The RNA shown here (transfer RNA) has 71 nucleotides and comes from Microgenomates group bacterium RIFCSPLOWO2_01_FULL_47_10. Lineage of the source: Bacteria > Bacteria candidate phyla. It matches the Rfam family "tRNA". The RNAcentral record of the sequence draws on ENA.

[in-house]
RNA sequence: AGGGCUAUGAUGCAACGGUAGCAUGAAGGUCUCCAAAACCUUUCAUCUAGGUUCAAAUCCUAGUAGCCCUG
Numbered sequence: 001a002g003g004g005c006u007a008u009g010a011u012g013c014a015a016c017g018g019u020a021g022c023a024u025g026a027a028g029g030u031c032u033c034c035a036a037a038a039c040c041u042u043u044c045a046u047c048u049a050g051g052u053u054c055a056a057a058u059c060c061u062a063g064u065a066g067c068c069c070u071g
Base pairs, nucleotide, nucleotide: 001070002069003068004067005066006065007064010024011023012022013021018054025043026042027041028040029039030038047063048062049061050060051059
């Protein structure tokens, strides 16, 4: 320099262009003599900037970061 992959709560992952969800974690509660476990409730996210569209996590363009390949 060229090519490919990935980027979503604190963490690990989902999500045909049509309400962003699950698990763990955290906080509170029930239970218990006290804890743990179990159960219930709550909390928190689409890498950035544009574009297309009635509607974008998803499609397009340009960037940023990480990983891999070629030279």